[in-house]
Order: sequence, then structure tokens, then C1' cells
RNA sequence: GGGGGUGUAGCUCAGGUGGUUAGAGCGCCGGUCUCAUAAACUGGAAGGCGUGGGUUCGAGCCCCACCGCCCCCA
Repeated sequence: GGGGGUGUAGCUCAGGUGGUUAGAGCGCCGGUCUCAUAAACUGGAAGGCGUGGGUUCGAGCCCCACCGCCCCCA
């Protein structure tokens, strides 16, 4: 340099054919329980979906550019 893949809560991931409010597990915080801790039960906070454009009435899902990471070729 060329080609391909990937980027969603702190972490690991899910989000059929675009449609009103973006989810799960673990972790974190509070409560119950305990002498206390853990476990268990229960409540809660936390992301506008890598960035910027575009298409559309409507985009996490489609298109383009750029950025990060991974793989292959040179």
C1' cells in the first nucleotide's frame, strides 16, 4: 500500500425483513437477612449505539468518508 472483519452500559455480548420507549449476564450502589462477611432475595444507577455526513416520514440496523482494533496479501 491492497483486501476482509469489527467498534452497542465498567466488562462480555444480544438486538429476524429500518418503525413509537435500546436489552441480558457479570460487575457497581442501596435495602432485607447475618454478630459480621459471603451467599440468597430485592430495588436502583449506568449507554442515545466509534466520529462526521447522507438516504428515509423514521436508522443501532442502509450508503459514504475518517478514526481505533483484528486477520490475510504485498
Record summary:
Predicted 3D model of a 74-nucleotide RNA (transfer RNA) from a Gemmatimonadaceae bacterium. The sequence was found in a public genome assembly. Rfam family: tRNA. The family's RNA type in Rfam is transfer RNA. Lineage of the source: Bacteria > Pseudomonadati > Gemmatimonadia > Gemmatimonadales > Gemmatimonadaceae.